[in-house]
A computed fold for a 73-nucleotide RNA from a Fibrobacterales bacterium, annotated as transfer RNA. Its Rfam family is "tRNA". By type it is a transfer RNA. Gene Ontology term of the family: triplet codon-amino acid adaptor activity. The prediction has a mean pLDDT of 81. It was read from a public genome assembly. NCBI's taxonomy places the organism under Bacteria, Pseudomonadati, Fibrobacterota, Fibrobacteria, Fibrobacterales.

RNA sequence: AGGCUGAUGGCUCAAUUGGUAGAGUUGCGGUCUCCAAAACCGCCGGUUGGGGGUUCGAGUCCCUCUCAGCCUG
Numbered sequence: 001a002g003g004c005u006g007a008u009g010g011c012u013c014a015a016u017u018g019g020u021a022g023a024g025u026u027g028c029g030g031u032c033u034c035c036a037a038a039a040c041c042g043c044c045g046g047u048u049g050g051g052g053g054u055u056c057g058a059g060u061c062c063c064u065c066u067c068a069g070c071c072u073g
Stems, first nucleotide, its partner, number of pairs: 001072007010025004019056001027043005049065005
């Protein structure tokens, strides 16, 4: 320099042909218990890496930039 893959709650990951983002875990609260753990129930937490475009509608499609990993030279 060129090519490929990826970036989504604090962490690990989903999201079907574009239809308004969900789970586990952490944290907080509750039930239970003599107390705690475990189990069960509930709650909080996201401008989906930045910017722009297409669309009635974008995590998803297009352009560009940044970062990470891999490959080629």